[in-house]
A computed fold for a 74-nucleotide RNA from uncultured Longimicrobium sp., annotated as c-di-GMP-I riboswitch aptamer. Of the family's consensus pairs, 100% are formed in the model. Its mean pLDDT, the model's own confidence on a scale to 100, is 90. The source organism's lineage runs through Bacteria, Gemmatimonadota, Longimicrobiia, Longimicrobiaceae and Longimicrobium.

RNA sequence: GCAAACCCGCCGAAAGACGGGGACGCAGAGCUACGGGACUAACGCGCACUCGCUCCAUGUCCGCCGGGCCGCCA
Numbered sequence: 001g002c003a004a005a006c007c008c009g010c011c012g013a014a015a016g017a018c019g020g021g022g023a024c025g026c027a028g029a030g031c032u033a034c035g036g037g038a039c040u041a042a043c044g045c046g047c048a049c050u051c052g053c054u055c056c057a058u059g060u061c062c063g064c065c066g067g068g069c070c071g072c073c074a
Stems, first nucleotide, its partner, number of pairs: 001026002006021004011016001024063001028070001030069003034066003037061003044055001046053002
């Protein structure tokens, strides 16, 4: 310097993001979705047809890992 969980507000189908409070931690817990991984499953396909169920990313996570860019200390 940043800010987890949790609480409040707000957006979203959700994952989750944003704002406020709050600190678990982090020497880059800075930026980036390029690669891997994880999460959600609206739309869609299929099934079942009483409720629903499997699959699926174009969605999400950089505080999961790596890469790229920028930065700090010795």